[in-house]
Context: one part of a larger RNA
């Protein structure tokens, strides 16, 4: 100088930003991802209309505009949020390469969309359960699932022709054989399918080089190294398997061991460097601990799913729930980190033709001087100098223009009236609605100098000195060192001296 700081004293305002660094320890309880009736069977829970009854509270029955609760199906839940435990590794940053790959939903082109069929929730039955739940039989819709047709170019094989290349081989036509699609909805435009080519975005895989300590770890290695075939996978590859060879690696530090998420970036330095990686941003890696895979364009999936492990809780003992490293909140642990707030109005997401609905993403208020920055706590005037306090050579000094007194202004803070930007959006045919923050900044006026200053230091380094008290004692200290009776060094006081809503202290870097 600097900090995500902490103690200690002491604290008046506002902006901005920060706020579990420790136990990736356990979690109560809410909330954190749902959404489409313009895919489908259904429904009549609200609200409406219309008829009737009525004890006047309100209740029956139809209807359509809708669409509760729940269910088939779509999308989405793979984003967003969050931690840093593991990882010394193509994890990460550069900078390359895929003629060895994917890409839902977008955006462009071209072309299609025929014909049938069975089913299976909800529902109804019956029936086991304590529950979580399951389980017979019945009957049903789809943009759900199956069959069959046709489908250039698509795919697999065969074989031809033209170009090209950095090996394997990549590209364009043309045949012949096989093989693969499709779905409606809803009406004002309108939403959607399905094939195939191309683009975008996203992300897979290899590879050059580049960042930690250790040598008191010197050797390591059997799927090990590499062939030859096959499995697998989107894709290449010992990934993964038979066999066949013995091969790979290492003092240019292998193997072990210890440490740690990487970058952009921070700190400090004049620079070279050194330390560090909190907030913000890119990547990677985990979700109670270990394992697996389903599903799916994507996951090996935080708020899915099975198995097992430790804990927890339930329970009728037979068997079942659970996973805050989301957002706030409890417990613990520590010197130590905050509200069980509001809001979906704005940014962005998801779903929906759209109103619209979700969103603890986000935006905003709470707490904390935790840190930067701004301001305030008056301003001029005022004695050869009050009172009082210290010192005094007893003449005096000194706090001191400092109060008192006069004079002015009134920022913060306080009381009233007024009231935003943010919304150039977003709904609606228009009229017109629509802000959490917030009655907040902001403005205008009102009263009064009125509310509102500490903290450490004063031997040298270092800026700032005297008197009492203490008597190696009490006590002080970052070095040197003070203190045994005149201590500027220890307590107190006056006075100084230095920052200032701080101001010292410790810890840690440079």
């Nucleotide at each position: 100088g600097a900090u995500g700081a902490a103690c200690g004293c002491u604290g008046g305002c506002g902006g901005c930003g920060c706020g579990c660094c420790u136990a990736a320890c356990a979690c109560a309880u809410g909330c954190a991802a749902g959404u489409c009736g313009a895919a489908c069977g259904g429904u009549u829970a609200a609200g409406g209309c219309g008829c009737c009854c009525u004890u006047c509270g309100g209740g029956g029955c139809g209807c359509g505009a809708a669409u509760a609760g729940a269910g088939u199906g779509g999308c989405g839940a793979a984003c967003g949020g969050c931690u840093g435990a593991g990882u010394a590794a193509c994890a990460c940053g550069u900078g390359g390469g895929c003629a060895a790959c994917c890409u839902g939903c977008c955006c462009c082109c071209c072309g299609c969309a025929c014909c049938g069929g069975g089913a299976c929730a909800g529902c109804c039955u019956c029936g086991g359960g304590a529950a979580a739940c399951c389980g017979u039989g019945g009957g049903u819709a789809a943009u759900a699932c199956c069959g069959g047709g046709u489908a250039c170019u698509c795919c697999g094989c065969c074989a031809c022709c033209c170009c090209c290349g950095c090996a394997u081989g990549g590209g364009g036509g043309a045949g012949g054989c096989g093989g693969g699609a499709g779905a409606g909805c809803g009406u004002a435009u309108g939403c959607g399918g399905c094939g195939g080519g191309g683009g975008a975005u996203g992300g897979g895989c290899c590879c050059g080089c580049g960042g930690c300590c250790u040598g008191u770890u010197a050797g390591c290695u059997a799927g090990u190294u590499g062939g030859c075939g096959g499995g697998g996978c989107a894709a290449c590859g010992g990934c993964c398997c038979a066999c066949c060879a013995a091969g790979g690696c290492g003092a240019u530090u292998a193997u072990g061991g210890g440490u740690a998420g990487c970058u952009g970036g921070g700190u400090u330095g004049a620079g070279a460097g050194a330390c560090c990686g909190a907030c913000c941003a890119g990547c990677c890696a985990g979700a109670u601990u270990g394992g697996g895979a389903c599903u799916g364009a994507g996951a090996c999936a935080c708020g899915g799913c099975c198995c097992a492990g430790a804990c927890u809780c339930c329970u009728a003992c037979g068997g079942g729930a659970g996973g805050c490293a989301g957002c706030a909140g409890u417990g613990g642990g520590g010197a130590a980190u905050c509200u069980u707030g509001c809001g979906c109005a704005a940014u962005g997401g998801g779903g929906g033709c759209a109103a619209c609905c979700c969103u603890g993403a986000c935006g905003c208020a709470g707490c904390g001087a935790c840190g930067c920055c701004g301001c305030g706590u008056g301003c001029g005037g005022g004695a050869c100098g009050a009172a009082g306090g210290c010192c005094u050579u007893c003449g005096g000094g000194u706090c001191g223009u400092a109060a008192a007194c006069c004079g002015c202004u009134u920022u913060c803070a306080g009381c009233a009236g007024g009231g935003a930007c943010g919304a150039g959006g977003c709904c609606g045919a228009a009229a017109g609605g629509u802000g959490a923050c917030g009655g907040u900044a902001c403005c205008u006026g009102c009263a009064g100098a009125a509310g509102g200053a500490g903290c450490c230091c004063c031997g040298g380094c270092u800026a700032a000195c005297u008197a009492c008290g203490u008597g190696c004692c009490a006590g002080c200290a970052g070095c040197c060192g003070c203190g045994g009776u005149a201590a500027u060094a220890c307590g107190u006081a006056g006075g100084g001296g230095g920052c200032g809503a701080g101001c010292g202290u410790u810890a840690u870097c440079c």
This is a predicted structure of a 510-nucleotide part of an RNA (small-subunit ribosomal RNA, 5' domain) from an uncultured bacterium.
The coordinates come from a structure-prediction model, not an experiment, and the mean pLDDT is 86.
Its Rfam family is "Bacterial small subunit ribosomal RNA". Its family is annotated with structural constituent of ribosome and ribosome in the Gene Ontology.